[in-house]
Context: one part of a larger RNA
RNA sequence: UGACGGGGGCUCACACAAGCGGUGGAGCAUGUGGUUUAAUUCGAAGCAACGCGAAGAACCUUACCUGGCCUUGACAUGUAUGGAUUAGCUCUAUGAAAGUAGAGUGACAGCUCUUCGGAGUCGGAACAUAUACAGGUGUUGCAUGGCUGUCGUCAGCUCGUGUCGUGAGAUGUUGGGUUAAGUCCCGUAACGAGCGAAACCCUUAUUGUUAGUUGCCAGCGGGUAAUGCCGGGGACUCUAGCGAGACUGCCGUUGUCAAAACGGAGGAAGGUGGGGACGACGUCAAGUCAUCAUGGCCCUUAUGGCCAGGGCGACACACGUGCUACAAUGGUCUGGACAAAGGGUACCGAGACCGCGAGGUGGAGGCAAUCCCACAAACCAGGCCCCAGUUCGGAUUGCAGGCUGCAAUUCGCCUGCAUGAAGCCGGAAUCGCUAGUAAUCGCGUAUCAGCCAUGACGCGGUGAAUAUGUUCCUGAGCCUUGUAC
Numbered sequence: 001u002g003a004c005g006g007g008g009g010c011u012c013a014c015a016c017a018a019g020c021g022g023u024g025g026a027g028c029a030u031g032u033g034g035u036u037u038a039a040u041u042c043g044a045a046g047c048a049a050c051g052c053g054a055a056g057a058a059c060c061u062u063a064c065c066u067g068g069c070c071u072u073g074a075c076a077u078g079u080a081u082g083g084a085u086u087a088g089c090u091c092u093a094u095g096a097a098a099g100u101a102g103a104g105u106g107a108c109a110g111c112u113c114u115u116c117g118g119a120g121u122c123g124g125a126a127c128a129u130a131u132a133c134a135g136g137u138g139u140u141g142c143a144u145g146g147c148u149g150u151c152g153u154c155a156g157c158u159c160g161u162g163u164c165g166u167g168a169g170a171u172g173u174u175g176g177g178u179u180a181a182g183u184c185c186c187g188u189a190a191c192g193a194g195c196g197a198a199a200c201c202c203u204u205a206u207u208g209u210u211a212g213u214u215g216c217c218a219g220c221g222g223g224u225a226a227u228g229c230c231g232g233g234g235a236c237u238c239u240a241g242c243g244a245g246a247c248u249g250c251c252g253u254u255g256u257c258a259a260a261a262c263g264g265a266g267g268a269a270g271g272u273g274g275g276g277a278c279g280a281c282g283u284c285a286a287g288u289c290a291u292c293a294u295g296g297c298c299c300u301u302a303u304g305g306c307c308a309g310g311g312c313g314a315c316a317c318a319c320g321u322g323c324u325a326c327a328a329u330g331g332u333c334u335g336g337a338c339a340a341a342g343g344g345u346a347c348c349g350a351g352a353c354c355g356c357g358a359g360g361u362g363g364a365g366g367c368a369a370u371c372c373c374a375c376a377a378a379c380c381a382g383g384c385c386c387c388a389g390u391u392c393g394g395a396u397u398g399c400a401g402g403c404u405g406c407a408a409u410u411c412g413c414c415u416g417c418a419u420g421a422a423g424c425c426g427g428a429a430u431c432g433c434u435a436g437u438a439a440u441c442g443c444g445u446a447u448c449a450g451c452c453a454u455g456a457c458g459c460g461g462u463g464a465a466u467a468u469g470u471u472c473c474u475g476a477g478c479c480u481u482g483u484a485c
Base pairs, nucleotide, nucleotide: 002485003483004482005481007480008479009478010477011476012475013474015470016469019433020432021431022430023429026324027323028322029321030320031319032318033317034315035314042053043052064310065309066308067307068306069305070304073133077132078131079130080129081128082127088105089104090103091102092101093100094099110121111120112119113118135299136298138297139296140295144293145292146288147287148286149284151282156195157194158193159192160191161190162171163170164169175186176185177184201276202275203274204273206244207243208242209241210240211239212238216233217232220231221230222229247270250264251263252262253261254260313452326426330385331384332383333382334381335380336379342373343372344371347366348365352361353360354359392423397418398417399416400415401414402413403412439462440461441460442459443458444457445456
């Protein structure tokens, strides 16, 4: 100087408390451990590994295993030689394929001409052999770059000059107030400055203006069974450019004539309006050599390459994360209403018809503010159920089907009929959340042939309760104190 303390003071945070809903019990989904296996590829390991890399494991992916094959190689460059039929294309045998063996045909690109059939010319490459080499998801993240997590969006971390100290260092950065903030003010041997905080950026909430199609329809006219359907219009909604607007600016009180705090006015919005992007010096030899790059080491007829099948999906068990429930604030049936944000050409696919349905036939329209995905659901109205393992719950299993795909046995999703398990609110313990939040309800997208998505990332609908407070638990910041670290 730090670090630490079951030392002290001040302060903060869904840290506790106050509340609401969960997890831990059940069934299933998914990840992990363990065990098993020919293989169950590899990595991730308290918080900060475990619905994580993986935004899609039937083949492929794929790195693993078994078996069959290849050896200048699936891929790159150079050198030497060969070569004008090799290459390419077609076919045969063998084979699970890869491959191996053989047969036939026979060139290509550029340039010129062209009757578009083709013809001529030139030289390069391909190809084969040999050799340098290729190749490696082999090893080391404790040799590294890059990227990332975490403390933590916590308010800190430093520098120049000066001053003090023999020096390590101190001061500044401490103190009095204040703030979300080392934010600002005052004081002051310090005076200034930098990286952070804030602001600048995006979005959302209000409004003006410009513009008016594919969006909109108040008024006018036309038309329909009905619909902005048509003429038309730019008012409104909306779309998307440019502006305005919020700054403690105004008033009052408190305060050191300060910074600021509290209350108020006006306002769509008030004291950082809400949300996002943005992550200081550093910590954890944190994570990643399997995204990529890369030093060293290792393999080189194999630790490289190709292929078929299997495995990554096993299952006594243990843990994490979720979904569905245990019902009446519910279940079911009928009818009725209201979104936002997205996606669409190897694609989205309407109306119509067939099928109980998944789906099929068909193809209007749409490269999309035009058409389609696409009926939002919870909700509202009415009927039934009457507290039961039930008209709750849907696991499991059987049969019959549909779809994708070369192929659904290992191992896909969906539909119909039948079956109808556990489960009656969950021990110790433990998690999230302070407002359009929690809870609850659906919708979309990426990946993607299909899908094991209940995941992830978004979107809107309905929409709470509680916060007296900082004694305690956890973590953090500043000052101070003790220390044999």
A computed fold for a 485-nucleotide part of an RNA from a metagenome, annotated as small-subunit ribosomal RNA, 3' major domain. RNAcentral holds the full RNA, with entries from SILVA.